[in-house]
Molecule: transfer RNA
Organism: bacterium
RNA sequence: GGGCCCGUAGCUCAAUUGGUAGAGCGCCUGUUUUGCACUCAGGAGGCAAGGAGUUCGAAUCUCCUCGGGUCCA
Repeated sequence: GGGCCCGUAGCUCAAUUGGUAGAGCGCCUGUUUUGCACUCAGGAGGCAAGGAGUUCGAAUCUCCUCGGGUCCA
C1' cells in the first nucleotide's frame, strides 16, 4: 500500500436482510434478612464510531473518513 471482517447500553452480544432499538451480566430503588448475599418486583442508561447520499422511512443499502482484527505484499 491492497483484500476481507468488525464498530449497537458500563461489559458480552442480538435484532427473522428497510418500518417504534432488545437480552444477559452490571448499576439504582423497593421486597426479603438481625445484617450481607440470593430470590422477587420496578427503574435509569444508547441520536447505533463520525459524516454524506438513496428512500415516505436507514442500526440495516451506497460512498468517504476514523479505529480494531486478519491475510497478502